The RNA shown here (small-subunit ribosomal RNA) has 1477 nucleotides and comes from an uncultured bacterium.
The coordinates come from a structure-prediction model, not an experiment, and the mean pLDDT is 85.

């Protein structure tokens, strides 16, 4: 000076663990949907596939000698010759063609990237320097001729030049080779330097110049070459590799150093610090990402490196093993007269082809920059420019300022109105880009002429006109952004989570609104967040992690001191660290991209000087760590061998009889051929009570009768010695429990398999009765365990308490130390549970592990095993979770307290019988509808003949039976025909009123006619609601504010000790108070008092009257509080018992229902949203249904008699109704009723007789004198009307029933049982409901069990909360995947076979101009054969990897499938691990 962000998803929640996914960056990209203008860049990531066409490397006549032409001479036989001079070249010849320019297959390499070296080397052209450039020679092309071929392209003979070729002379500062001297280096050697002796040169040309080449020499520069340190991807399911392989000698070869080749010699040479093989991949500057460290990546831009159609080779050069050159092979294409012959876009445009995908067969050489050339100037797809494309970046626009009736229109509305929205329109301005039109450039260079592809371009000036110029994508959370409507788990959405099954801000449309904009979104890949591989910077008691233990090389790390010494370290300088980018500071494009000048930076590496703390290294001392040696001492510490009782079983005997074992309960079994018990005596196995112990020993599995012998370790006192001799420890050795396995014993018990009995739906279990291997011993494997303190060793340091085991010390006291071993705890630490000197504290060293969850501890390879199997150990594939700790629930065939008509005691039904009502079925045109476990079913229904009525037929109505608002018209109202089943339809008469106003006329109410708004619906959804209810439950809980614990859910109060009916109270407490619940106030009954008393009531004989004690009535108070006594209890609350009292502990009985739960009933009570009908799902009518019945279920009523029935007689209530009511007395009627009207708006009258008991008669256990369904016939009342479908009466009929199986309901006291009154509903109908009094009981030991609730604890894998959760087989579909006769394809790698082209090696077969010759030859060279090396190709075997297989074996996902019920609660046999069947 720069610099770090987080979010959603596991759960009812909650912390911590872990994954997965998003917000950002960024791209040579690609799709979608837009799509005005520039500037500047970029643009086949795939097929290093295969290419038409056309460019892309030429030049130079100032090296030759020719051809042709053209121009002007000169000449001529007129045909032509011949001179200069230029043009324009095919070839000899030089220079380039090795540069540029493309591409990324190869390469894991000295390729590259750094730093060094080269005393082991080459450089054309350049530039400096010295010298030098003598004098010869033969030849090929080209050309001429002649001739083969279709062509390519040759052959042959002849002529010729040269800076083309060759000798020769000359030459040393050169090379070699000998002998010397000087100096330097670690050193092989270097530099300078003197002799000798051999060898090596040369080219000329022009426009005649300080010309310009050329030869040799020595330097430089650029360029290349070789060599060495270090870095450079992944796999050990690739551990051994290597014969030219390492060294060496010597020879060859090269520019040069070397196994680079070769001959010989040795036998090394690389690897756990990763060689070998495999797969991948061109490196790098930089790119992009990130606070960095880092991580991904090497398009364009620079640098090197490989390739050129594949494979192989040289040749030519300074340079190549050579894109646009040669030869050969191959594959492909094309020509071809079939004999042969061409070719090489991965330069530049462009084709075709793959592919989501990537541009013009464009212009210029004007500039830069190469090639050639003296130069003019040629040649350049290199460059520089257009052109295509939103492909990236970056500017600029698409108007700006006013404008509110806040237009219209859209959308949404609660219908008021919001919104779009100042937006539009409408008024003024302005002209940026595009359009048009005039001017018009830098780029061009040292002066001056000329030279612009781009280009009439940039840029200037003018002109017209808002005028030509916005989309996209999202709007549930994350994430800015909301609303209608359409769809209904469809159709679709989705990055994660997750939307959608009729009121979807999550779909699809639309308004709107948000973001970003010439682009917006998606899709891939990459960095980030992700400390999710942790060097910065994580972890392993229980989350995924600690090897079962030990011992110990190698590594790693190491006590105290002193010296030196400098590898590591630190600090400074030099070199380097290309340019470009990235960063500052500035410049030039109108800004910016973009260029561009300077800077810094480049954390790097080498070299050098220093410091000497700390690590290493050397030497030398110590002794606190380690060991050693002495003495004591505890022990189931190992291995052998002996040896002992006690119990089981088995034999033999004797005793003795009928059962014995064995279970929940049984049976198998064993026993009269004598078991079980007893007794003696015997035999064999294993195992070792008591001591016995959170005791001991051991590394760790492990170890237990008792004695011997041998052998480890360990403590603890004092001294002594050695002197760092230590700590961890990959590969390695070794020990390892139980099962198992092999070979030989052994076998009492016990006991997989197995067999039988039971249980069971079934039981290949649990339970029994047997029972073989095992279990034992011995040698020999196996090597695994929840091998667990789930806790690797070792070292060091950090308050205390207590107990207990070995040693010391010590008054054998307290106590103090030391070394195990337990149980608490400060501090710290953990998600939390917990841990805490024996750490999970707080350092250190070393080893081992871990990186969601399932596939899997498997599959394939490898190792080890006799097997069984152990070890090492993945992927495809699926999921968005698994997982840990802790909270609150809920549960529990899991504990403890409690409480209730919960069971038990008891008493009466039901469950059967007949009838009532209800409800499922069924039927039916309809049986309207809704209630369904408790908590539907005599329920809604406190009254279904009509009407209710909602259903079904049939016949009518359309603004409508009902509301409000228009218009016209008449008052309303009332009588009275016809038709019809009515409802309707359709006629006839009567008759005006209220208010205001003179009057017309208006108002109000009403009634009909018309138009529209709207009405109307028991249509739909109680799973959209409101208010009502029900149940849990009248059970006693269910919150809160403040505190305080706790990271946090959450605890605490609410819990504990007592007590109550009660979270009632008290008492103790980090809790202190509070709230709703509870009691209580509030009705009613009970006891008295006062007061008032008519309709009441009478002590007044009756009536009047009188009166108010009494009884009543109705109003006020009184009284009950555990007040008092005792006595338990903590000196408490209470609880027991007592007196008193009309009542005694809540005196009985109502009302009175916390927080909340059942998506508990109700849209048919009523309100209500959405939907849905609308000459109908609405409205009117008539008749029918809701009442049907083979059958099932509730819930009543009367029974079944004698505690009764029948018949007489003759008592005793309460509390209610009554005016379209109750209706008295008296008459009639057997009766139901009838007539009848008294009295009564009721303490007066009436309904209104109470009935059970009582008292007396009869009946005498019998389908009856029980009991009344049933049916018949004959009434009676209501009512428009009893057929379907009413209730009652008389008289007659007399059914099932004789106490009800399994199961089941209610009641705890004035209650149950049993009697009867009244009453709401209603014309009328009550076994039903709601109320009344009347008689009136029995029995509770107790909580052990069922049910149902509370509380508190415990376990938990539930949280839709056990009616949970949740495993495995089978069945079926889809995926991917092992094996697997095998096939098919690469790749590599041995071995042989072959052997083009070519280098090389050798060769009198042939040939041959320069030089030599004695003229014969020879010297060299050439072709040709030979051979050695070697591509391609062949065969054959190996290894490897991909791709396919009939089957076949497991995973995995899937819609509500089949059998079971294995885990979770004691999961109903506690679960788990291992090994066996």
């Nucleotide at each position: 000076g720069a610099u770090u962000a987080g979010a959603g998803u596991u759960u009812g929640a909650u912390c911590a663990u872990g994954g997965c996914u998003c917000a950002g960056g960024a791209c040579g990209a690609a799709c979608g949907c837009u799509g005005g203008c520039g500037g500047c860049g970029u643009g086949c990531c795939u097929a290093a596939c295969a290419c038409a066409u056309g460019c892309a490397a030429g030049u130079c006549g100032a090296a030759c000698g020719g051809a042709a032409g053209u121009a002007a001479g000169u000449u001529u036989u007129c045909g032509g010759a011949u001179u200069u001079a230029c043009u324009u070249u095919a070839g000899u010849g030089g220079c380039g063609a090795a540069c540029g320019g493309g591409u990324g297959a190869g390469u894991a390499a000295c390729g590259c990237g750094u730093g060094a070296g080269g005393a082991a080397c080459c450089u054309g052209c350049c530039u400096u320097u010295c010298a030098g450039u003598g004098g010869g020679g033969g030849a090929c092309a080209a050309c001429a001729g002649u001739u083969g071929g279709a062509a390519a392209c040759g052959a042959c003979u002849g002529c010729u030049a040269a800076u083309a070729c060759c000798g020769c002379a000359u030459a040393a500062c050169a090379u070699a080779u000998u002998c010397g001297g000087a100096c330097c280096g670690c050193a092989u050697g270097a530099u300078c330097u003197g002799a000798a002796u051999a060898u090596c040169a040369a080219a000329g040309c022009u426009u005649u110049a300080u010309g310009u080449g050329c030869u040799g020499a020595a330097a430089g520069a650029u360029g290349g070459c070789c060599u060495c340190g270090c870095g450079u991807c992944u796999g050990a399911u690739u551990a051994g590799a290597u014969a030219g392989u390492u060294g060496g000698u010597g020879a060859g070869g090269u520019a040069a150093c070397g196994g680079c080749u070769c001959a010989c010699c040795a036998a090394g040479u690389c690897g756990a610090c990763g060689a070998u093989c495999a797969g991948u991949a061109g490196c790098c500057g930089g790119u992009c990402u990130g606070a960095g460290a880092g991580g991904a990546u090497g398009a364009a831009c620079g640098g090197c490196c490989a390739c050129a159609u594949u494979g192989g080779g040289a040749c030519u050069g300074a340079g190549a093993u050579a894109c646009g050159g040669c030869c050969c092979a191959g594959a492909c294409u094309c020509c071809u007269a079939c004999g042969g012959g061409a070719g090489g876009c991965a330069g530049c445009a462009g084709u075709g082809g793959g592919g989501a995908a990537u541009a013009u067969u464009g212009g210029g050489c004007a500039a830069u920059g190469g090639g050639g050339g003296a130069a003019a100037c040629c040649c350049u797809g290199a460059c520089c420019c257009a052109g295509c494309a939103a492909c990236g970046c970056c500017g600029c626009g698409u108007g700006a300022a006013g404008g509110a009736a806040g237009a219209a229109g859209g959308c949404c509305u609660u219908c008021g109105g919001g919104u779009u929205g100042u937006a539009a329109a409408c008024u003024u301005c302005u002209u940026u880009u595009a359009c048009c039109a005039g001017g018009g450039a830098c780029g061009a260079a040292g002066a001056a002429c000329g030279u612009g592809a781009c280009g009439g371009u940039a840029c200037c000036u003018g002109g017209a006109g808002a005028a030509a110029a916005a989309g996209c994508a999202a709007c549930g959370g994350c994430u800015a952004a909301c609303u209608a409507c359409g769809u209904g788990c469809c159709a679709g959405c989705a990055g994660c989570c997750g939307c959608g099954g009729u009121a979807a801000u999550a779909c699809g449309u639309a308004g709107g609104u948000u973001g970003c904009a010439a682009g917006c979104g998606u899709u891939a890949a990459u960095c980030g967040g992700a400390a999710u591989u942790a060097c910065u910077g994580g972890g392993c008691g229980u989350a995924a992690a600690g090897c079962g233990u030990g011992c110990g090389c190698a590594g790693g790390c190491g006590g105290u001191u002193u010296u030196g010494u400098a590898a590591g370290u630190c600090a400074g300088g030099u070199g380097u660290g290309a340019a470009a980018u990235c960063c500052c500071c500035g410049a030039g494009c109108u800004c910016a991209a973009c260029u561009u000048g300077g800077g810094a930076a480049u954390u790097g590496c080498a070299c050098u000087u220093g410091a000497g703390a700390c690590u290493g290294c050397a030497a030398g001392a110590c002794u606190a760590g380690a060991g050693u040696a002495u003495g004591u001492c505890a022990g189931a510490g190992g291995g052998g061998g002996g040896u002992g009782g006690a119990a089981u079983u088995c034999c033999a005997a004797g005793u003795g009889u009928a059962g014995c074992a064995g279970u929940g309960a049984a049976a198998u079994g064993c026993g009269u051929a004598g078991a079980u018990a007893u007794u003696u005596g015997g035999a064999a196995g294993a195992a070792c009570a008591c001591c016995g112990a959170u005791g001991g020993c051991g590394a760790a599995g492990g170890c237990a009768g008792c004695c011997c012998c041998c052998u480890g370790g360990g403590a603890u006192a004092a001294u002594a010695c050695u002197g760092a001799c230590g700590c961890u420890c990959a590969u390695g050795c070794a020990c390892g429990a139980a099962a198992g396995c092999g070979u030989g014993g052994g076998g009492a018990g016990c006991a997989a398999a197995c067999a039988g009995g039971a249980u069971u739906a079934g039981a290949u279990a649990c339970c029994c009765u047997g029972g073989u291997a095992g279990u034992c011993c011995a040698c020999g494997c196996c090597c695994u365990a929840a091998a667990c303190g789930a806790u690797g060793u070792c070292u060091a340091c950090u308050a205390g308490u207590u107990g207990u085991u070995g040693g010391g010390g010590g008054a054998u006291a307290a106590c103090c130390u030391u070394a195990g071993u337990a149980a608490c705890a400060c501090a710290g630490c953990u998600a939390a549970c917990g841990c805490g000197a024996g750490a999970a504290g707080u350092a250190g060293a070393c080893c081992g592990c871990c990186u969601g969850g399932g596939g899997a501890g498997u599959a394939c390879g490898g190792u080890c095993g006799c097997a069984a199997g152990a070890u090492u150990a993945a992927a495809a594939c699926u999921c968005a979770a698994a997982g840990g700790a802790a909270u609150u629930g809920a549960c529990g065939g899991g504990g403890a307290c409690c409480c209730g008509c919960a069971c038990a005691a008891g008493c009466g039904g039901u469950g059967g019988a007949u009838g009532a009502u209800g409800u499922g079925g069924a039927u039916u045109a309809a049986u309207u509808c809704g209630a369904u476990g408790c908590a539907a079913c005599g329920c809604g229904a406190a009254a279904a003949a009509c009407c209710u009525u909602a259903c079904c037929u049939a016949g009518c109505c359309u603004u409508g039976a009902c509301a409000u608002g228009c218009c016209a018209a008449g008052a309303a109202u009332c009588c009275u025909g016809a038709u019809g089943a009515a409802a309707g339809u359709u006629g006839g008469g009567a008759g005006u009123g209220c208010c205001c106003g003179c009057a017309a006329g208006g108002g109000a109410a009403u009634u009909u006619g018309g138009a529209c708004a709207c009405a109307g619906g028991u249509g739909c959804u109680g799973c959209a609601u409101g208010g009502c209810u029900g149940u849990c439950g009248u059970c006693a809980g269910c919150u809160c504010g403040u505190g305080u614990c706790g990271u946090g859910a959450g605890a605490u109060g609410u819990u504990g000790g007592g007590u109550u009916a009660a979270g009632u109270c008290c008492c103790g407490c980090a809790a202190c108070g509070a709230g709703c619940g509870c009691a209580a106030c509030c009705c009613u009954u009970g006891u008295c008092a006062c007061u008032a008393g008519u309709u009441g009531c009478u002590a007044c004989g009756c009536a009047a009257g009188a009166g108010c004690a009494c009884u009543c009535u109705a109003g006020u108070g009184a009284a009950a509080c555990u007040g008092c006594c005792g006595g338990u209890g903590a000196c408490a609350a209470a609880c027991c018992g007592g007196a008193g009292g009309a009542a005694g502990g809540u005196g009985g009985g109502g009302a009175u229902g916390a927080c909340g739960u059942c998506a508990a009933g109700u849209c048919c009570u009523c309100a209500u949203g959405g939907c849905c009908c609308u000459u109908a799902u609405g409205g009117c009518u008539a008749g029918g249904g809701c009442c049907u019945c083979a059958c099932a279920c509730g819930u009543c009523a009367u029974a079944c008699a004698a505690u009764g029935g029948u018949c007489g007689a003759a008592a005793c209530a309460g509390a209610g109704g009554g005016u379209a009511g109750c209706g008295a007395a008296g008459c009639c009627g057997c009766g139901a009723g009838g007539u009848g009207g008294a009295g009564c708006c009721a303490a007066u009258c009436c309904c209104a007789g109470a009935a059970a008991a009582u008292c007396g008669a009869u009946c005498g256990u019998a389908g009856u004198c029980c009991g009344g369904a049933u049916u018949g016939c004959a009434g009676u009342c209501u009512g428009c009307a009893a057929c379907u479908c009413g209730a009652c009466u008389g008289c007659a009929u007399g059914a099932a029933g004789u106490c009800g199986g399994a199961a089941u309901c209610g009641c705890u006291a004035g209650u149950a049982a049993u009697c009867g009154c009244g009453g709401a509903u209603c014309a009328g109908c009550a076994u039903g409901c709601c109320g009344c009094g009347g008689u009136g009981a029995a029995u509770a030991c107790g909580u052990u069990c069922c049910c149902g609730g509370g509380u508190c604890u415990u376990g938990u894998a539930c949280a839709c909360a056990c009616c949970g959760c949740c495993c495995g087989u089978c069945a079926c579909a889809c995926c991917a995947u092992g094996g697997g006769a095998g096939u098919g394809g690469g790749g590599u790698u041995c071995a042989c076979c072959a052997g083009a082209a070519g280098c090389c090696g050798u060769u009198u077969g042939c040939c041959u101009a320069a030089c030599c010759u004695u003229c014969g030859g020879g010297a060299g060279g050439g072709c040709g054969g030979c051979g050695a090396c070697c591509a391609c190709g062949g065969u054959g075997g190996g290894u490897u990897u991909c791709a396919u297989g009939a089957c076949u074996g497991g995973g995995g996902u899937g819609a509500a499938g089949u059998c079971g019920u294995a885990a979770c609660a004691a999961g109903g046999u506690a679960a788990c691990c291992a090994a066996u069947c």

Notes:
The sequence is in RNAcentral, with records from ENA. Its Rfam family is "Bacterial small subunit ribosomal RNA".